[in-house]
RNA sequence: AACGUGCAUGACGGGUGCUCAGCCAGUUGACGCUGGUUGGGCUGAGAUCAGACCGUUCGAACCUGAAUCAGGGCAAUGCCUGCGCAGGGACAUGCUUCUUCUCGCGC
Numbered sequence: 001a002a003c004g005u006g007c008a009u010g011a012c013g014g015g016u017g018c019u020c021a022g023c024c025a026g027u028u029g030a031c032g033c034u035g036g037u038u039g040g041g042c043u044g045a046g047a048u049c050a051g052a053c054c055g056u057u058c059g060a061a062c063c064u065g066a067a068u069c070a071g072g073g074c075a076a077u078g079c080c081u082g083c084g085c086a087g088g089g090a091c092a093u094g095c096u097u098c099u100u101c102u103c104g105c106g107c
Stems, first nucleotide, its partner, number of pairs: 001100002004097001006095005011056004017042011062088003069082004
C1' cells in the first nucleotide's frame, strides 16, 4: 500500500398487521358496519414500551408485482413457502487485525 475480517461513531433507509372482549361515538328500521379508547390472544427483531427494533450496495430491512399473485395452513392475517441470479432500495469516517507486496533502517 492492496484485498479481506471485526468493531465503533455519525448519518441515512424502513415497517407497524390480524383477532377477541368491555366502554364511548357515528351510522342503520333492525341485524350489523365504521371509528376512538382500554385490556387480552397470534406471528415476529419489531405490531408505535420509539431516545426502541431491523437494515444500509457482499444490500430479501423495506417497497412494487399484489386493495384481488400461486400453493399450504389458521379463529384470522402481508402466518409459512414460492414468487426472487424479477424490478427498485438507504454510506461515510475512524480503529483493529489476517494475508500478500513494496520501500527504508538495524543485525

Description:
Model confidence (mean pLDDT): 77 of 100. This is a predicted structure of a 107-nucleotide RNA (TPP riboswitch aptamer (THI element)) from Baudoinia panamericana. The same sequence occurs in records of 2 taxa. NCBI's taxonomy places the organism under Eukaryota, dothideomyceta, Dothideomycetes, Teratosphaeriaceae, Baudoinia. Rfam family: TPP riboswitch aptamer (THI element). From the family's description: Vitamin B(1) in its active form thiamin pyrophosphate (TPP) is an essential coenzyme that is synthesised by coupling of pyrimidine and thiazole moieties in bacteria.